This is a predicted structure of a 531-nucleotide part of an RNA (large-subunit ribosomal RNA, domain I) from a Chlorobiota bacterium. The RNAcentral record of the full RNA draws on ENA. NCBI's taxonomy places the organism under Bacteria, Pseudomonadati, Chlorobiota. Rfam family: Bacterial large subunit ribosomal RNA. Its family is annotated with ribosome and structural constituent of ribosome in the Gene Ontology. Its mean pLDDT, the model's own confidence on a scale to 100, is 83.
Context: one part of a larger RNA
RNA sequence: GGCGCACGGUGGAUGCCUUGGCACUGAGAGGCGAUGAAGGACGCGUUUACCUGCGAUAAGCUUCGGGUAGCUGGAAUAAAGCUAUUAUCCGGAGAUUUCCGAAUGGGGCAACCCAGCGAGAGUCAUGUCUCGUUACCAUUUAUAUGGGGCCAACCCGGUGAAGUGAAACAUCUCAGUAACCGGAGGAAAAGAAAGCGAAUGCGAUUCCCUGAGUAGCGGCGAGCGAAAUGGGACCAGCCCAAACCGAUAUGCAUGCAUAUCGGGGUUGUAGGACUUCCACAAAGUAUGUGAAUAGAUAGUUGAGUUACCUGGAAAGGUAAGCCAAAGAGGGUGAUAGCCCCGUAAGCGAAAUCUUGAAGCAGCUGGAAGGAUCCUGAGUAGCACGGAACAAGUGAAAUUUUGUGUGAAUCUGCGCAGACCACUGCGUAAGGCUAAAUACUCCUCAGUGACCGAUAGUGAACCAGUACCGUGAGGGAAAGGUGAAAAGACCCCUUCAGAAGGGAGUGAAAUAGAACCUGAAACCGUGCGCUU
Numbered sequence: 001g002g003c004g005c006a007c008g009g010u011g012g013a014u015g016c017c018u019u020g021g022c023a024c025u026g027a028g029a030g031g032c033g034a035u036g037a038a039g040g041a042c043g044c045g046u047u048u049a050c051c052u053g054c055g056a057u058a059a060g061c062u063u064c065g066g067g068u069a070g071c072u073g074g075a076a077u078a079a080a081g082c083u084a085u086u087a088u089c090c091g092g093a094g095a096u097u098u099c100c101g102a103a104u105g106g107g108g109c110a111a112c113c114c115a116g117c118g119a120g121a122g123u124c125a126u127g128u129c130u131c132g133u134u135a136c137c138a139u140u141u142a143u144a145u146g147g148g149g150c151c152a153a154c155c156c157g158g159u160g161a162a163g164u165g166a167a168a169c170a171u172c173u174c175a176g177u178a179a180c181c182g183g184a185g186g187a188a189a190a191g192a193a194a195g196c197g198a199a200u201g202c203g204a205u206u207c208c209c210u211g212a213g214u215a216g217c218g219g220c221g222a223g224c225g226a227a228a229u230g231g232g233a234c235c236a237g238c239c240c241a242a243a244c245c246g247a248u249a250u251g252c253a254u255g256c257a258u259a260u261c262g263g264g265g266u267u268g269u270a271g272g273a274c275u276u277c278c279a280c281a282a283a284g285u286a287u288g289u290g291a292a293u294a295g296a297u298a299g300u301u302g303a304g305u306u307a308c309c310u311g312g313a314a315a316g317g318u319a320a321g322c323c324a325a326a327g328a329g330g331g332u333g334a335u336a337g338c339c340c341c342g343u344a345a346g347c348g349a350a351a352u353c354u355u356g357a358a359g360c361a362g363c364u365g366g367a368a369g370g371a372u373c374c375u376g377a378g379u380a381g382c383a384c385g386g387a388a389c390a391a392g393u394g395a396a397a398u399u400u401u402g403u404g405u406g407a408a409u410c411u412g413c414g415c416a417g418a419c420c421a422c423u424g425c426g427u428a429a430g431g432c433u434a435a436a437u438a439c440u441c442c443u444c445a446g447u448g449a450c451c452g453a454u455a456g457u458g459a460a461c462c463a464g465u466a467c468c469g470u471g472a473g474g475g476a477a478a479g480g481u482g483a484a485a486a487g488a489c490c491c492c493u494u495c496a497g498a499a500g501g502g503a504g505u506g507a508a509a510u511a512g513a514a515c516c517u518g519a520a521a522c523c524g525u526g527c528g529c530u531u
C1' cells in the first nucleotide's frame, strides 16, 4: 500500500410526516375610489429589531349583540396591570384615521418644500400655531352634479405586426392572433326580420349537438372553411319619430311659420292619423316601494365504557357493556363510534345586508269605413377605391364606407347569389330588452386512482425576500428534538472560549438543540490476511 471484518467521522439520499400547494364541484360575490381607493412612507408597545394589528383617540376608542374565566398578538421571561360592575375573545354598526399616492392650492428628486383666502388661538405688535377652503375636464345661464385612478380573467370597439407554414418566396398563411389604445358590466355583445329559403313552410337573439371537414374558397398550393334544416338549453316582448289635436313663447304678411311641452301613435293579413261606433274596469306588467318568510354576517343543544394485561404512555390485546337520524373527519403519550373538538338532527340575532306576497304608485283598450294625410334623405341606389361576409374580384349577390353623384313615398320600397320575367318573402335609413352563454382577483362549504420538501405555486420557512442588474427585469436556497423542555442544576479537562467526559432528565440523548430515520461517494481507527 491492497483486501476483508468491526467501529466511527463526514454527508443528507431513503422511509415516514405535513402547516403549503394543485385541480375541480356547489353556493356567494363580482367591484373599490374626491365621504380620497389600490399600494405605500413614517409612526403607535413598560422594555420592541422584525412580522401582525392600528393611526397623534395609534397591538387601539364607543355602542349593540354573542360568549366565557381568564387576559395584556406572533413571543419567552420580568415588571406593571385588567377581569363576575363580565375583561380578553367573536360578530353588527359607528368614531378616529399623520404623510405620500388619481393626489386635486402651487411646486417637487413620492412620503418633502412654499403659499392665498376665511375663521380662531397666542403676542404690546410681527413672526408662529389650529381648523376650513383653493386642481382640471364635461353638462349647465348659474347653482350644482358627474368624471379622473386601481383591479385576475371574461366582453365590446379602435389601431394592428412578425417569427412561422407554404419544405425557397411575393398572393396566401400565421391572424384580425400578439401587442398597444378606448369603454362597460356582473356578465358583455346580439336581439323582435327591408330575415330564412322553397315546404302542407318557419317565425327576435344567444349557446350546445348535428349538418360537416360537407357546400364552397384557394400561387385550386400550403391551407381556409360555412349556412339552412333537425335535436336540445332558454324563452318576452316593447318604446319613439311622423300625420292629427292642444298649450306656451317668439316672429311678423294676423293666420301662418318656428321652437318647446302635453295628448295621439308605432305596423306588412299593411298600420296609424281622420270620420263613425263599442267599452271604460278587468286583466297583464321586465320599474319603484314593501310585510311575512327564508338566508348571510357571532353562536348554541348534541347520545354512548369500564376493568385487567403489555407498555414510558393504551386508543392495542383480553373480558364484559352502551349509543347510533351521530361508525364523516381531526386531536389526545401506539390503532378511540362511546376521552376532547366535532358529526346526525335541532335551536338562535340587538344591529346591518340579501330575499320580496298583497296593496299602492307607474305603464298597457277595441271595431268599421277607405276621400285625404303620415310611416325615419344627403338616406337607398349608382360609380371609383377599400373592408366584412367560409369566399383571395371572381358570373359576386349581401353588409359596410373614404370620394363623387343621388331616388321613390304604399299603384311605394328592399330582398330571394350577376341580370330580366314571373312568383314569393319582408317593410331599411330611430331606440330599449331578462333568460339560456363566458370568466374567477375574492368569500364559504366540500371533493381528489393530485404533489409530498430537487415534488407541489417562484415562495410549506418573515419570498417576489436575500442576491444580481444603471434600468426594464431576473430571482434563489432554506421544513421535522421530544408525548411533554422535562432544553442538561452540579462536578471535571481546558484559557475564561470551543469541544468533550461524568452526573441528572427522558421510553430513548448514537432523540442534545449542527437535534426523526441517517444510504452512497469521501476520510479515519482497531484487528486479520497479504506485498
Stems, first nucleotide, its partner, number of pairs: 001530009015516001016480002020451002022448007029440002031150002039100003042055003046078001050074002061094006070082003105114003115134007136147004154185001155183005165172001169219001195202002206233004216224002237432003240376001244263009268410001270375004274369005283364003287361003294354004299347003305320005321338002323327001329341003381405008412427005467474002487515001490502004